Model confidence (mean pLDDT): 78 of 100. This is a predicted structure of a 169-nucleotide RNA (c-di-AMP riboswitch aptamer (ydaO/yuaA leader)) from Paenibacillus stellifer. The RNAcentral record of the sequence draws on Rfam and Ribocentre. It matches the Rfam family "c-di-AMP riboswitch aptamer (ydaO/yuaA leader)". About the family: This family represents a conserved RNA structure found upstream of the ydaO and yuaA genes in Bacillus subtilis and related genes in other bacteria. The ydaO/yuaA element is thought to act as a genetic 'off' switch for the ydaO and yuaA genes in its native state. It is believed that the element may be triggered during osmotic shock leading to activation of ydaO, a predicted amino acid transporter gene, and members of the yuaA-yubG operon which code for KtrA and KtrB K+ transporters. The organism belongs to Paenibacillus, within Bacteria.

RNA sequence: AUUACAAGAACGCUGAAUUCCCGGCGCACGGGAAACGGGGGAACCACCAGGCGAAAGCCUACUUGGGGUGAAUCCUUAGGAGACUACAGAAAUGCGGUCUCACAGGGUAGGGCGACUCUCACCGUCCGAAUCCGACAGCUAACCUCGCAAGCGUAUAGAGAGAGAUCCU
Numbered sequence: 001a002u003u004a005c006a007a008g009a010a011c012g013c014u015g016a017a018u019u020c021c022c023g024g025c026g027c028a029c030g031g032g033a034a035a036c037g038g039g040g041g042a043a044c045c046a047c048c049a050g051g052c053g054a055a056a057g058c059c060u061a062c063u064u065g066g067g068g069u070g071a072a073u074c075c076u077u078a079g080g081a082g083a084c085u086a087c088a089g090a091a092a093u094g095c096g097g098u099c100u101c102a103c104a105g106g107g108u109a110g111g112g113c114g115a116c117u118c119u120c121a122c123c124g125u126c127c128g129a130a131u132c133c134g135a136c137a138g139c140u141a142a143c144c145u146c147g148c149a150a151g152c153g154u155a156u157a158g159a160g161a162g163a164g165a166u167c168c169u
Stems, first nucleotide, its partner, number of pairs: 010154005018034006036147005045138001049060004065136001066133004074107004080101006087094002110127005116164005122158001
């Protein structure tokens, strides 16, 4: 000097997931507050299976249930496993349809990033998951309650119009 790797600081990104106070050696842990975010929860409106019962309530069906967080939905291709079903058949079975699950592709509703912020219009590039509740929740004022994680990138970051902010002169 160059390359690669690791760590830290700083800056930045997804996300609600940040800041402060007390205890504590501690950025461990516990408690509290604010900001931000989620769920439950009237009236009105919306939705509205059958049977028994005077009613309360019970039973059956819906059931291949239903619902939440999240941008993460939906369509399709080739097969795989399981369930249901139409026709034919004495049956085994043949053949078609529907649904569910997992996997491999293609697309897609929708979502992110491109470094002062916002809006608009281009361009580029990615994501389009996962998980929770446990028979149960529409909306919903008061009220009740919960979360405040996790994971990444970097010495450069596409450029334009408009509005604004900050800094320097």
The model forms 92% of the base pairs in the Rfam consensus.